[in-house]
Context: one part of a larger RNA
RNA sequence: CGUUGGAUUCUUGAGGGAAGCUGACCUCAGUACGAGAGGACCAGGUUGGGCCAGUCCCUAGUGUGCCGGUUGUCGCAUCAGCGGCACUGCCGGGUAGCUACACUGGUUCGGGAUAACCGCUGAAAGCAUCUAAGCGGGAAGCCCAUCCCAAGAUGAGGAAUCCCAUUAAGAUCCCUGGGAGACUACCAGGUGAUAGGCAGCCGGUGUAAGUGCCGUAAGGCAUUUAGCCUAGCUGUACUAAUCGAUCGAUCGAAA
Numbered sequence: 001c002g003u004u005g006g007a008u009u010c011u012u013g014a015g016g017g018a019a020g021c022u023g024a025c026c027u028c029a030g031u032a033c034g035a036g037a038g039g040a041c042c043a044g045g046u047u048g049g050g051c052c053a054g055u056c057c058c059u060a061g062u063g064u065g066c067c068g069g070u071u072g073u074c075g076c077a078u079c080a081g082c083g084g085c086a087c088u089g090c091c092g093g094g095u096a097g098c099u100a101c102a103c104u105g106g107u108u109c110g111g112g113a114u115a116a117c118c119g120c121u122g123a124a125a126g127c128a129u130c131u132a133a134g135c136g137g138g139a140a141g142c143c144c145a146u147c148c149c150a151a152g153a154u155g156a157g158g159a160a161u162c163c164c165a166u167u168a169a170g171a172u173c174c175c176u177g178g179g180a181g182a183c184u185a186c187c188a189g190g191u192g193a194u195a196g197g198c199a200g201c202c203g204g205u206g207u208a209a210g211u212g213c214c215g216u217a218a219g220g221c222a223u224u225u226a227g228c229c230u231a232g233c234u235g236u237a238c239u240a241a242u243c244g245a246u247c248g249a250u251c252g253a254a255a
Stems, first nucleotide, its partner, number of pairs: 001152001005163007015149004021049007033038001050107006059100004066093005071086006110144003117137004164252001170247004174190005194240003197236005203229003210223005
């Protein structure tokens, strides 16, 4: 821009794409078969590998604005207590998120038409012949079935609802943000739980500082399962989403 008024939501599916894998073991059964040695089809069950997708409950990793320990040095006058720098100084743990080494699921059942091939009936050709007329069976393959995209499918589809002069319905700008993201887009919100703050909780560290007691001291014990605490959950309008602006119609061709 189009889809012949403008919108919001929900859809049909022409067409396209994806997927399509495989082992071992058990039962059938030491059966059929075979002199024996050996040893099945069919059918059913169990458990793996590969690939794909999802998820973070478990396990594990990361987690440089969480907690703790600790070395050197500088600073806060000093002690104590803290802070800076040294690869995050080094080390021990670790929430959310992200991940795999973790967990879950799928890789299926079925139908149709067929290939090679196997048949029935059967002439040409009194026989024979699966084929010439006709009719069956038969693949991990083909078409459906499963999952995804999809009306620019210009053949532009369908349904419901809303709006049109009281400047509409609806949308955007702008702002708060995000399980969304390079930007854009998308999504949640803009007077409401969107973000921050605050409160509680979960969770992580591991028992703060100060004081008291014990010890010459390093230090230990008690107060104290303390103190501190990021991304998580719930609640709460305290702060910020203010106020506004813009786009968008004259009931929808002509003949």
Large-subunit ribosomal RNA, domain VI from Candidatus Beckwithbacteria bacterium GW2011_GWC1_49_16, 255 nucleotides, folded computationally.
The organism belongs to Candidatus Beckwithiibacteriota, within Bacteria.
It matches the Rfam family "Bacterial large subunit ribosomal RNA".